[in-house]
Model confidence (mean pLDDT): 77 of 100. SAM riboswitch aptamer (S box leader), 111 nucleotides, folded computationally. Its Rfam family is "SAM riboswitch aptamer (S box leader)". Its family is annotated with regulation of gene expression in the Gene Ontology.

RNA sequence: ACCUUAUUCAGAGUGGCGGAGAGAUCAGGCUCGACGAUGCCCGGCAACCUGUGUUCCCUUUUGCGGGGGGUGCAAGGUGCUACAUCCUGCGGUUUAACCGAAAGAUAAGGG
Numbered sequence: 001a002c003c004u005u006a007u008u009c010a011g012a013g014u015g016g017c018g019g020a021g022a023g024a025u026c027a028g029g030c031u032c033g034a035c036g037a038u039g040c041c042c043g044g045c046a047a048c049c050u051g052u053g054u055u056c057c058c059u060u061u062u063g064c065g066g067g068g069g070g071u072g073c074a075a076g077g078u079g080c081u082a083c084a085u086c087c088u089g090c091g092g093u094u095u096a097a098c099c100g101a102a103a104g105a106u107a108a109g110g111g
Base pairs, nucleotide, nucleotide: 002110003109004108005107006106007105008104013042015041016040017039021032022031023030026089027088028087029086043081044080045079047078048077049076050074051073052072053071054070055069056068057067058066059065085103090100091099092098
């Protein structure tokens, strides 16, 4: 790289470095940016894994224990930290929007 599952309209800066474009690719838009963006560091957030408390259900010799769900905390591993995944581009509907899918991104597992 590939496959499966789950999530993807919430959350997260008055900081430092740096110095020009950036928002995943293509196209059309629309935004952000010398009042310093994107990026890196620090800080922060809490989606998944992890740890921990509590509670419910099932099982068990109604004992230990095991399995599953809800909820609170932590922030160790990834991740994230303008605009919904910025919007649209495929279908339905349709001026637009909206809904569904596809694709993308993230996490865990497989291989």